[in-house]
RNA sequence: ACAGAUAAAGCCAUACCUGUCGUAAGGCAGGGGCGGAAAGCCACGGGUCUUUACGAGAAAGCCGAGCUGCCUGGA
Numbered sequence: 001a002c003a004g005a006u007a008a009a010g011c012c013a014u015a016c017c018u019g020u021c022g023u024a025a026g027g028c029a030g031g032g033g034c035g036g037a038a039a040g041c042c043a044c045g046g047g048u049c050u051u052u053a054c055g056a057g058a059a060a061g062c063c064g065a066g067c068u069g070c071c072u073g074g075a
Stems, first nucleotide, its partner, number of pairs: 002073003011036002016031006034061001040067002044064003048058004
């Protein structure tokens, strides 16, 4: 390179609840733990969602592209 186990160091944290911000989708913090081997980053392509539908916005835990990285096995 490649692979990801009822293993293992550490990590993240669905739904739901509370507080707070936002018209909203949702964000942030705390609790929680369904799950995750990139559930780290990134709205580039497709799709989704919100809006006052003009314009703008949201989500990376929908599928891809791109960038980066831990552990173990292994050469």